[in-house]
Context: one part of a larger RNA
RNA sequence: AGGCGGAAGCCCGAACAAGCGGUGGACCAUGCUGCUUAAUUCGAGAGUAACCGAAGAAUCUUACCCAGGCUUGACAUGUUAGUCUCAAUGCUUCCUUCGAAAGAAGGGAGAAUCCCGUCUUUGGCGGGAAGGCUAACACAGGUGCUGCAUGGCGGUCGUCAGCUCGUGGUGUGAACCGUAACCUUAAGUGGCACAACGAGCGCAACCCUUGUCCUGUGUUACAUGUGUCACAGGAGACUGCCGAGUAUUACUCUGAGGAAGGAGAGGAUGACGUCACGUCUGCAUGGCCCUUAUGCCUGGGGCUGCAAGCAUGGUACAAUGGUAACUACAAAGGGAAGCAAAAGCGUGAGCUGGAGCAAAUCCCCAAAAGUUACCUCAGUUCGGAUUGAAGGCUGAAACUCGCCUUCAUGAAGUUGGAAUCGCUAGUAAUCGCGGGUCAGCUAUACCGCGGUGAAUACGUUCUCGGGCUUUGCACU
Numbered sequence: 001a002g003g004c005g006g007a008a009g010c011c012c013g014a015a016c017a018a019g020c021g022g023u024g025g026a027c028c029a030u031g032c033u034g035c036u037u038a039a040u041u042c043g044a045g046a047g048u049a050a051c052c053g054a055a056g057a058a059u060c061u062u063a064c065c066c067a068g069g070c071u072u073g074a075c076a077u078g079u080u081a082g083u084c085u086c087a088a089u090g091c092u093u094c095c096u097u098c099g100a101a102a103g104a105a106g107g108g109a110g111a112a113u114c115c116c117g118u119c120u121u122u123g124g125c126g127g128g129a130a131g132g133c134u135a136a137c138a139c140a141g142g143u144g145c146u147g148c149a150u151g152g153c154g155g156u157c158g159u160c161a162g163c164u165c166g167u168g169g170u171g172u173g174a175a176c177c178g179u180a181a182c183c184u185u186a187a188g189u190g191g192c193a194c195a196a197c198g199a200g201c202g203c204a205a206c207c208c209u210u211g212u213c214c215u216g217u218g219u220u221a222c223a224u225g226u227g228u229c230a231c232a233g234g235a236g237a238c239u240g241c242c243g244a245g246u247a248u249u250a251c252u253c254u255g256a257g258g259a260a261g262g263a264g265a266g267g268a269u270g271a272c273g274u275c276a277c278g279u280c281u282g283c284a285u286g287g288c289c290c291u292u293a294u295g296c297c298u299g300g301g302g303c304u305g306c307a308a309g310c311a312u313g314g315u316a317c318a319a320u321g322g323u324a325a326c327u328a329c330a331a332a333g334g335g336a337a338g339c340a341a342a343a344g345c346g347u348g349a350g351c352u353g354g355a356g357c358a359a360a361u362c363c364c365c366a367a368a369a370g371u372u373a374c375c376u377c378a379g380u381u382c383g384g385a386u387u388g389a390a391g392g393c394u395g396a397a398a399c400u401c402g403c404c405u406u407c408a409u410g411a412a413g414u415u416g417g418a419a420u421c422g423c424u425a426g427u428a429a430u431c432g433c434g435g436g437u438c439a440g441c442u443a444u445a446c447c448g449c450g451g452u453g454a455a456u457a458c459g460u461u462c463u464c465g466g467g468c469u470u471u472g473c474a475c476u
Stems, first nucleotide, its partner, number of pairs: 001476002003473003007470007015460002019423005026315008034306002042053002064301007073139001077138009091110008113129007141290002144288003150284002152279003155275001157273001162201006168177003182191002207267004212235007238261001241255001243253003317416001321375006333364003338357002343352003382413001387408007429452007
């Protein structure tokens, strides 16, 4: 100087407390362990792995297994030799044999570049370029190993308030002061003071969204001009004003005005560093290894296996509910190999149909809420697992292994032990909607959007994490 302390002081945080809703019990979905397997590809492992890489495993993907095939190779550059351009073993197309395909072997037809020279100029010959094939060689290729050889990117402490430098001063020196103390702040924010004076990276601000107003514009929005809405540009909030506190400073508390008040709300933004943290399977890359195979292609299987354990979720156990009928109100997105209206058919999934729309124009397109009726506390008109049958859709193909519909079936479950998680306001809770990926989908996931809309915070003793100062130490 650090690190640590069941040491002290000050302070902070959805850290505790006060509340609301969950998880842990049930069933199911997904991931992980384990077991199994020819293979169940690989990685991720306290917090910071476990709906994580994966924004979509039937084939493909695919890296795994089995079987069949290829060997200058699926892909790149180059060299040599031969051969072809009179057209072939190459290309297009058709056929035959072996085959599941890939691939191997054979046959028919068709099409094909440019330049120069020369000649008996419809054209032929010679040379060159370019391209193809065959053989050989350099090489290609590797999701093979090493994230403890690396770059890049990311996680985490943590949006915590810290981390440093120059000159100067102090000390033999390591080093310290600056960067304490006091007041204050979300903040090393600011004030005051001081052997310090300044400066940098962080904080804040500058950026985006949103809340109010004004101005302009007006398509495709509203519907006929005051406006809504949309787009663009501005204004507005600064402790500016009054009062109180204070050192009469920073700042704090109260009030006025105001759409908004003391950072208005949210986002983006992550200092020096820590964890030999994660990733060689995004990409790049050193070294090592494979080279008729650890490369490449194809068919099939597997990644979906199931005694058990764990994690994250979904649906419930009901009356603040369920069922039936009627009936309002969004936002944000997407749409051409696309979104698809009206109309018709079907109990339904869906089918027929094809208006309109490269979209403020057309389409996808609301639900909970509300009203009325029934149910009357039951394993039920709760709950929907599981299973049977019949269908629909996508796709070469739904057996392994897709989703959806209808009818039937109607399991566990009556609020969950120890323990544990999220959330402080348009938040939690609850209700639906959209998007990406995508032929289809295992989405209950993820990323967004709006509708309805709470309770509670005395306080900082305790738990966890963190900051500053002091102190102790058998640690470095």
The prediction has a mean pLDDT of 80. This is a predicted structure of a 476-nucleotide part of an RNA (small-subunit ribosomal RNA, 3' major domain) from a Candidatus Parcubacteria bacterium. The sequence was found in a public genome assembly. NCBI's taxonomy places the organism under Bacteria, Bacteria candidate phyla, Candidatus Parcubacteria. Its Rfam family is "Bacterial small subunit ribosomal RNA". Its family is annotated with structural constituent of ribosome and ribosome in the Gene Ontology.